[in-house]
Overview:
The prediction has a mean pLDDT of 82. Predicted 3D model of a 73-nucleotide RNA (transfer RNA) from a Lachnospiraceae bacterium. Its Rfam family is "tRNA". It is annotated as a transfer RNA. Rfam describes the family as follows. Transfer RNA (tRNA) molecules are approximately 80 nucleotides in length.
RNA sequence: GCUGACAUGGCACAGGUGGUAGCGCACUUCAUUGGUAAUGAAGAGGUCGGCGGUUCAAGUCCGCUUGUCAGCU
Numbered sequence: 001g002c003u004g005a006c007a008u009g010g011c012a013c014a015g016g017u018g019g020u021a022g023c024g025c026a027c028u029u030c031a032u033u034g035g036u037a038a039u040g041a042a043g044a045g046g047u048c049g050g051c052g053g054u055u056c057a058a059g060u061c062c063g064c065u066u067g068u069c070a071g072c073u
Stems, first nucleotide, its partner, number of pairs: 001072007010025002013022001019056001027043005049065005
């Protein structure tokens, strides 16, 4: 220098052929207990690395770019 993969709540990850984002753990509140833990109920938290484009509508398609990993030279 070239190529490819990945980049989604605190963490690990899902999100078929585009239709306004979910699961587990963690966290908060309540119940239960003599008290913890466990268990049960409820709840908060992300606009999807960044910018631009296509579209009525994009995490999801296209381009550029940043970072990580891998391969090639």